[in-house]
RNA sequence: GGGCGCGUAGCUCAGCUGGAAGAGCGUUGGUCUCCAAAACCAAAGGCCGCAGGUCCGAAUCCUGCCGCGCCUG
Numbered sequence: 001g002g003g004c005g006c007g008u009a010g011c012u013c014a015g016c017u018g019g020a021a022g023a024g025c026g027u028u029g030g031u032c033u034c035c036a037a038a039a040c041c042a043a044a045g046g047c048c049g050c051a052g053g054u055c056c057g058a059a060u061c062c063u064g065c066c067g068c069g070c071c072u073g
Base pairs, nucleotide, nucleotide: 001072002071003070004069005068006067007066010025011024012023013022019056027043028042029041030040031039049065050064051063052062053061
């Protein structure tokens, strides 16, 4: 240099047949308990790596760039 894959909540990941974002763990609050743990209930937390394009509508399709990983000259 070329090719492929990945980038979504604090972490691990789903969602990628376009209709507008979820789970588990964690965090915070509550119930329970003498206190704590466990269990149960609730909440907060994301402009989906960045920019542009297509579209009524984009995490999802297209292009460029950035980062990480693998293969290869």